[in-house]
RNA sequence: UGAGGCAUGGCCAAGCGGUAAGGCAGUGGACUUUGGAUCCACGAUCCUAGGUUCGAAUCCUGGUGCCUCAG
Numbered sequence: 001u002g003a004g005g006c007a008u009g010g011c012c013a014a015g016c017g018g019u020a021a022g023g024c025a026g027u028g029g030a031c032u033u034u035g036g037a038u039c040c041a042c043g044a045u046c047c048u049a050g051g052u053u054c055g056a057a058u059c060c061u062g063g064u065g066c067c068u069c070a071g
Base pairs, nucleotide, nucleotide: 001070002069003068004067005066006065007064010024011023012022018054026042027041028040029039030038047063048062049061050060051059
């Protein structure tokens, strides 16, 4: 320098245009003689700035960061 990939809560991780799953952790509550376990509830500007669209995490463009390959 060129090509490709990735960016979603504190962590991991789904989601191929229509309400953002799930697990761990956390907080509150229930249950329990205690502990542990179990159950319920709570939390997301989806890296950033624009564009397309009735509607964008998703499609398009620029930027940022990281990874891989080639030279």
A computed fold for a 71-nucleotide RNA from a bacterium, annotated as transfer RNA. It was read from a public genome assembly. Its Rfam family is "tRNA".